[in-house]
Context: one part of a larger RNA
RNA sequence: UGACGGGGACCCGCACAAGCGGUGGAGCAUGUGGUUUAAUUCGAAGCAACGCGAAGAACCUUACCCGGUCUUGACAUCCAAGGAAUCUUUCAGAGAUGAGGGAGUGCCGGCUUGCCGGAGCCUUGAGACAGGUGCUGCAUGGCUGUCGUCAGCUCGUGUCGUGAGAUGUUGGGUUAAGUCCCGCAACGAGCGCAACCCCUGCUUCCAGUUACCAUCAUUAAGUUGGGGACUCUGGAAGGACCGCUGCGGUAACAACGCAGAGGAAGAUGGGGACGAGGUCAAGUCAUCAUGGUCCUUAUGACCGGGGCUACACACGUGCUACAAUGGUAGUUACAGAGGGAAGCGAGACCGCGAGGUGGAGCGAAUCUCAGAAAAGCUACCCAAGUUCGGAUUGGGGUCUGCAACUCGACCCCAUGAAGCUGGAAUCGCUAGUAAUCGCGCAACAUCAUGGCGCGGUGAAUACGUUCCCGGGCCU
Repeated sequence: UGACGGGGACCCGCACAAGCGGUGGAGCAUGUGGUUUAAUUCGAAGCAACGCGAAGAACCUUACCCGGUCUUGACAUCCAAGGAAUCUUUCAGAGAUGAGGGAGUGCCGGCUUGCCGGAGCCUUGAGACAGGUGCUGCAUGGCUGUCGUCAGCUCGUGUCGUGAGAUGUUGGGUUAAGUCCCGCAACGAGCGCAACCCCUGCUUCCAGUUACCAUCAUUAAGUUGGGGACUCUGGAAGGACCGCUGCGGUAACAACGCAGAGGAAGAUGGGGACGAGGUCAAGUCAUCAUGGUCCUUAUGACCGGGGCUACACACGUGCUACAAUGGUAGUUACAGAGGGAAGCGAGACCGCGAGGUGGAGCGAAUCUCAGAAAAGCUACCCAAGUUCGGAUUGGGGUCUGCAACUCGACCCCAUGAAGCUGGAAUCGCUAGUAAUCGCGCAACAUCAUGGCGCGGUGAAUACGUUCCCGGGCCU
């Protein structure tokens, strides 16, 4: 000077408390440990590993295993020789690969047709070399997590101290904030905070198609004429600043606090992006890059098949439930944000259905995915392992794809398991939030209970800071 204390003072945070809903019990999904295995590739490990890398493991991916193969190599540059490239096809083989057949000479320059040279591509040969998801994240760059969106971290000059250092940054108030005010041997400054940026909430102006429809016609329908009002779209402005009033605060002026008016909005309005100096030899050599080291007829490369999907068990994260605030059947409303050309695919017809046939329209405010669901109304169920719950299994199908056996999703019929609210313990959330309901997107041939978004319905509670956890400042 720091760090630490079951030392002290002060102050924050869904930290506790007050509430609401969960997890821990069940079935299943998914990740992990363990075990197994020829292989079950590798990494991640308290918070901050475990629906994590993976925004898609049937082949591919793929790094693992078994088998079959190659050795200047699947890929790059250089040299020599030859040939064009390219397309198509037969046979052997699991394929990689090997052996053939056919079509076929193009581009640029020289140039007298032949021919020569060049670019690109292919084949063969030699060697320099390639290649490695092999090792080291404790050799590294870059990127990332975390404390933490916590309010801190520093510098120049001056002053104090022999010095390490201190001061400033402490103190009195105040704030979400080292935010601001006052004081002070300090005076200033930088990185952070805040603001500037984006979305959202109000108003005005401009514009009016594909959006809109008050008035006038018209129609089954904003369908068409028309309109530029409204909604909306998208561009530009305005608006909020403790600005105004009162009270408190101060020696006084303040910073600021409380209440009120006005206002769409009131005290950073709500949300996002944005993460100081540092900490954890934190994570990543398997995104990428890279030092060193190791392999070089193999630790490189290709192919077929298998594995990553195993299963006495244990844990994490989720989904669905255990029902009547419910289930089932019928009927009937109301979104937002997105996607669409190797795509979205309407109406119609076929099928109980998954889906099929077909193809209108649409590079989309025009067409389409696309019926939003919960809610509302009507009826049944009558407390039961049930008209709850849907696992599991049998059978039959649909779709994608070269191919669904290992190992896909979905549909129909049948089957109908555990489960009657979950021990110790433990998690999230303070408002359009929790809870609950559906919709979309990325990756993607197919595959979602995961991830990322979107809107609908819409609560309860906070006395308070003694205690638990984390953090800040002084001592």
Predicted 3D model of a 475-nucleotide part of an RNA (small-subunit ribosomal RNA, 3' major domain) from an uncultured bacterium.
Rfam family: Bacterial small subunit ribosomal RNA.